[in-house]
RNA sequence: AGGCUGAACGGCAAUGGAUUCUGCCGGGCCAUGACGGUCGAACCGCUUCCCGAGAAGCUGAUGACUCCUACUCAACC
Repeated sequence: AGGCUGAACGGCAAUGGAUUCUGCCGGGCCAUGACGGUCGAACCGCUUCCCGAGAAGCUGAUGACUCCUACUCAACC
């Protein structure tokens, strides 16, 4: 100097919030005493038609459990 592994931390998992758990990603360049800037990763649902562009249709507030909120339906007061 580089590589691997572990821990911690951050981010993400088709519509809001939280606990717990699971999975995935966590790098490059510039600059500073420090702050910072820029690019990138994980992620951005399904079906049919269509060369493609595009058009039509469908399920769910969870990745999973539970709770809250919003929306919809039914019953009761």
Molecule: Fluoride riboswitch aptamer (crcB RNA motif)
Organism: Rhizobium sp. BK376